[in-house]
Description
Predicted 3D model of a 327-nucleotide part of an RNA (large-subunit ribosomal RNA, domain IV) from Faecousia intestinalis. The coordinates come from a structure-prediction model, not an experiment, and the mean pLDDT is 87. Rfam family: Bacterial large subunit ribosomal RNA.
Context: one part of a larger RNA
RNA sequence: GGGUUGUUAAGGAACUCGGCAAAUUGGUCCCGUAACUUCGGGAGAAGGGACGCCCUCGAAAGAGGGUCGCAGUGAAUAGGCCCAAGCAACUGUUUACCAAAAACACAGGUCUCUGCUAAAUCGAAAGAUGACGUAUAGGGGCUGACGCCUGCCCGGUGCCGGAAGGUUAAGAGGAGGGCUUAGUGGCAACACGAAGGCUUGAAUUUAAGCCCCGGUAAACGGCGGCCGUAACUAUAACGGUCCUAAGGUAGCGAAAUUCCUUGUCAGGUAAGUUCUGACCCGCACGAAAGGCGUAAUGAUUUGGGCACUGUCUCAACAGCCCGCCCG
Numbered sequence: 001g002g003g004u005u006g007u008u009a010a011g012g013a014a015c016u017c018g019g020c021a022a023a024u025u026g027g028u029c030c031c032g033u034a035a036c037u038u039c040g041g042g043a044g045a046a047g048g049g050a051c052g053c054c055c056u057c058g059a060a061a062g063a064g065g066g067u068c069g070c071a072g073u074g075a076a077u078a079g080g081c082c083c084a085a086g087c088a089a090c091u092g093u094u095u096a097c098c099a100a101a102a103a104c105a106c107a108g109g110u111c112u113c114u115g116c117u118a119a120a121u122c123g124a125a126a127g128a129u130g131a132c133g134u135a136u137a138g139g140g141g142c143u144g145a146c147g148c149c150u151g152c153c154c155g156g157u158g159c160c161g162g163a164a165g166g167u168u169a170a171g172a173g174g175a176g177g178g179c180u181u182a183g184u185g186g187c188a189a190c191a192c193g194a195a196g197g198c199u200u201g202a203a204u205u206u207a208a209g210c211c212c213c214g215g216u217a218a219a220c221g222g223c224g225g226c227c228g229u230a231a232c233u234a235u236a237a238c239g240g241u242c243c244u245a246a247g248g249u250a251g252c253g254a255a256a257u258u259c260c261u262u263g264u265c266a267g268g269u270a271a272g273u274u275c276u277g278a279c280c281c282g283c284a285c286g287a288a289a290g291g292c293g294u295a296a297u298g299a300u301u302u303g304g305g306c307a308c309u310g311u312c313u314c315a316a317c318a319g320c321c322c323g324c325c326c327g
Base pairs, nucleotide, nucleotide: 001322002321003320004319005318006317007316008315010313011312014311019308027051028050029049030048031047036041038145052067053066054065055064056063057062068072080306081305082304083303084302085301086300087298088297092104093103108143109142110141111140112139113138114137120129121128122127146293147292148291149290151223152222153221156220157219158216159215160214161213162212165211166210167209171205172204176200177199178198179197180196183192184191185190224242225241226240227239228238251285252282263279264278265277266276267275
């Protein structure tokens, strides 16, 4: 000097990103116990008291009396608590070895596919899973207890349905054309040219699809701008206009979302960029990529308080171990 364990005057979070760490609390019995609540909880809420030994009575539980110590669950083992807010309902699961969470899952909700040789999946196939199940079943997507709810838009994309019309493949079809030549004409050059062969090939016919018509948003998604207006001012219930498929409803809102921003007001503090309650000017919330609430739960995140303390003011001492120095 370091590690580890313990003790500490006065103060008591002044430490620090943050009470991290440590301390407090702790057992059993009795009394007592709030808001809120899904009536189960919350709850060991909180808070308070008792606890040894001896005698008497008693079956015991216990009651009465006495008595010792600073101290009686005499050592050890054995919850700190409260208030408010965010998120997630919950118990669970997870990055084996830097993340345990608000992420995943979940019961519940909803959409969709699937009639059984099911759909879906693995497999060149055989076959298997699904399932020795059968729509109260099985697969997939999204959401995520519960409560109150879940608005408008089908123009685009997707999906479903429709079949009148347009377009459309191979195939069918074979009009017509080309090459070839026995022959005919011609003095010749050359011209024409049957049948057959080869080749090209129009009309016509013809499915799904696409165009088209309709439906569908708990499908992918989307949910406006400008100008004016009330008897102070300000604001605009109201009006005009442009555009759109339709212009964001309820609820919430400086939020895990707010740039400006430490917004403004109020609360808490002597003092508060955090926190809580409001306001709404939502840069850029918003309704199953769910919206808003919510008791209980959480090694969750944030703010505050009581108790408690070497976290600190400010450091000191001690035990053990290590290092270093001397012998």